[in-house]
């Protein structure tokens, strides 16, 4: 040198101008602003397919029902994920894939071939006698054969709904309670008055809407060094803070340059799975060829 296989990384750079979201400082001050400074999508934010943390519902024990998973042993907050060994496949290797308990608990199926495929029958042959031998075919055949990727059966797990979860302050209008005032007037009661009730006024309580606030990003968190272990992962030391809206911003344009730019766009957050993606770098490793 060509061809691969595993694993990690990066997603056009760089200046300018003008703008939107938040945070911090100053200076104003009530005229809700000027001025500087910082920070502003992903490796998947994605499909919403497991898992958990949070939150609230009779704190949810037990039984049925329903769902998911199934070698061993390890990770983790947990998993249907991840790591390692075996084991069975497929590759000349590196290395890649894997659906896995249980068929004397029970039902159901068993293509093609074969006279006969799940249950005992049947066909040749032979007996006293379905008594006894054999049966080309198939995975399986005259039997305690195969399949659970068919129902089941075991052994674990699984309350339920979701940030429009939730929490707290809380207008103007109506209503509701509860105290007083006023008895003038209106209504009912009632034959008439008194009395009592509703309407009336003042005040005060409380619930709930608009509206506002919190939940909201400091975390199972990142960056390096050591250190444990075959790894997944975990343990300590520095050091770091990295969008938090909410009709919802993360944009535009202008100039050089290059390999001409892929799939896409946060809304509680976090682990993983799965799909989508122009290219490019980086370290291991494998097979072949060539050189010294």
């Nucleotide at each position: 040198g060509a061809a691969g296989c595993u694993g990690g990384c990066c997603a056009g750079a760089c200046a300018g101008u003008c703008g939107c979201c938040g945070c911090c400082c100053g200076c104003a001050u009530u005229g809700c602003g000027c001025g500087g400074g910082g920070g502003g999508a992903g490796g998947a934010a994605a499909g919403u397919c497991c898992g958990g943390g949070c939150u609230c519902c009779g704190c949810a024990g037990a039984g049925c029902a329903g769902g998911a998973u199934g070698a061993u042993g390890g990770c983790u907050a947990a998993c249907g994920g991840c790591c390692a060994u075996a084991c069975g496949c497929c590759g000349c290797g590196a290395g890649g894939c894997g659906a896995g308990g249980a068929a004397c608990a029970g039902g159901g199926c068993c293509a093609c071939a074969g006279a006969g495929a799940c249950g005992a029958g049947c066909g040749u042959a032979u007996u006293a006698a379905g008594u006894u031998a054999c049966g080309g075919u198939g995975a399986a055949a005259c039997g305690c054969g195969g399949u659970a990727a068919c129902c089941u059966c075991c052994a674990u797990c699984c309350g339920g709904a979701g940030c429009a979860a939730g929490a707290c302050c809380a207008a103007a209008u109506a209503g509701g309670c509860c105290g007083g005032c006023a008895u003038c007037g209106g209504c009912g009661u009632g034959g008439c008055u008194c009395g009592c009730g509703c309407c009336g006024c003042c005040g005060g309580c409380g619930g709930g809407u608009a509206g506002g606030u919190c939940g909201c990003u400091u975390g199972a968190g990142c960056u390096u060094g050591c250190g444990a272990g075959u790894a997944a992962u975990c343990g300590c030391a520095c050091g770091c803070c990295u969008a938090g809206a909410g009709g919802a911003a993360u944009g535009a344009c202008u100039g050089u340059c290059c390999a001409c730019g892929a799939c896409a766009g946060a809304a509680c957050c976090c682990g993983g799975c799965u799909u989508a993606u122009c290219g490019g770098c980086c370290a291991g490793c494998u097979u072949c060829u060539u050189u010294u």

Record summary: Predicted 3D model of a 292-nucleotide RNA (Bacterial RNase P class A) from Methylobacillus sp. The coordinates come from a structure-prediction model, not an experiment, and the mean pLDDT is 76. The source organism's lineage runs through Bacteria, Pseudomonadati, Betaproteobacteria, Nitrosomonadales and Methylobacillus. Its Rfam family is "Bacterial RNase P class A". Gene Ontology terms of the family: dimeric ribonuclease P complex, ribonuclease P activity and tRNA processing. The gene name in the source record is rnpB.